Background:
A computed fold for a 154-nucleotide RNA, annotated as glmS glucosamine-6-phosphate activated ribozyme aptamer. Its mean pLDDT, the model's own confidence on a scale to 100, is 82. Of the family's consensus pairs, 85% are formed in the model.

RNA sequence: AAUUGCAUACAAGCGCCAGAACUGAUGUAGAUCAGUUGACGAGGGCGGGGUUAAUCGAAGUUUUCGGCGGGUGCCCCGCGGUGUAAUCGACACCGUCAGAUAUCGGACAAACCACGAGAGUGAUCACGUGAACAAACCCGAUAGGUCGAUUCAU
Numbered sequence: 001a002a003u004u005g006c007a008u009a010c011a012a013g014c015g016c017c018a019g020a021a022c023u024g025a026u027g028u029a030g031a032u033c034a035g036u037u038g039a040c041g042a043g044g045g046c047g048g049g050g051u052u053a054a055u056c057g058a059a060g061u062u063u064u065c066g067g068c069g070g071g072u073g074c075c076c077c078g079c080g081g082u083g084u085a086a087u088c089g090a091c092a093c094c095g096u097c098a099g100a101u102a103u104c105g106g107a108c109a110a111a112c113c114a115c116g117a118g119a120g121u122g123a124u125c126a127c128g129u130g131a132a133c134a135a136a137c138c139c140g141a142u143a144g145g146u147c148g149a150u151u152c153a154u
Stems, first nucleotide, its partner, number of pairs: 014069004019065001020037007040057003046078006079095005085151006101143006113130004118125002
């Protein structure tokens, strides 16, 4: 360096399950054992630390219940960008497409549904095709910006 084998990772609107509901076996029953379910996508990431009820809508007579953990949110610090033509400092707002906010405009999804087909005794799970539908901190337009010092230019 190559090849082969094994293990781990290939999660971040994500993972998990002591409650709960459901299925199977045993059982008269209580129950026991083994399983299943437990959030549908859009949007969101400078680095470190802290923190936890961290954006938006879709669906819906039922669990998208209840809970645990994590997390791109938020806070602080650092770095970086912008606010002036330049440099420095302060302050503000942001995060490399680096302007908060206001108004107006715009688009796009998956589940669901229909059809097909597969695994499982089953609860249920994995998949293909088709048609459809959303909001936003998403996209666009308009409005919307500092002070001090020293320079540069006129």